[in-house]
């Protein structure tokens, strides 16, 4: 320098145009002598940034940033 992939709660991973879901962790409650495990409830994401298309964008298009892979 060229090509490709990825970016979503504290962490990991879903959602292929229609109100963003689950696991772990966290808070509270039940249970226990206590801890842990288990069960229930709850809180937690301007979806990396900006613009465009659309009635509607995590999703499609363009640009930017960061990381990873391949090639030179």
């Nucleotide at each position: 320098c060229g090509g490709g992939g990825c970016a979503u709660g504290g962490c990991c991973u879903a959602a292929c145009g229609g109100u963003a879901a689950g696991g772990c962790a966290c808070a509270c409650g039940c249970u226990u002598c206590g801890g842990g495990a288990g069960c229930g409830u709850g809180a937690g994401a301007u979806u990396c940034c900006g613009a465009g298309u659309u009635c509607a964008a995590u999703u499609c298009u363009c640009g930017g940033u960061g990381c990873c892979c391949c090639g030179a």
Transfer RNA from a Patescibacteria group bacterium, 72 nucleotides, folded computationally. The coordinates come from a structure-prediction model, not an experiment, and the mean pLDDT is 81. The organism belongs to Bacteria candidate phyla, within Bacteria. Its Rfam family is "tRNA". Rfam's curators write: Transfer RNA (tRNA) molecules are approximately 80 nucleotides in length. By type it is a transfer RNA.